[in-house]
RNA sequence: CAAUCGAAAUGGCACACCUAUUGAAAGAUAGGGUCGCAAAGCUACGGGCCUAAAGCGCAAGCUAAGGUCGCCGGGUUACCGAA
Repeated sequence: CAAUCGAAAUGGCACACCUAUUGAAAGAUAGGGUCGCAAAGCUACGGGCCUAAAGCGCAAGCUAAGGUCGCCGGGUUACCGAA
């Protein structure tokens, strides 16, 4: 110095919920709020899950070009430095 790892320290993000906007919905954005998080930074690449406007169907329903990275994995970037 680097990788792995995660003691300490400096900090960071922001679940649920509320308000406003947006969307067919799932959800997203902004503000408030803090359950938690060592990548709870980014990425929809793989899997899972959610929704079903349009489409198909006599009907029940089916279906992602929609979404979820705080569901898991992969990729990528990064603060600090004990064992």
Molecule: c-di-GMP-I riboswitch aptamer
Organism: Sporolactobacillus nakayamae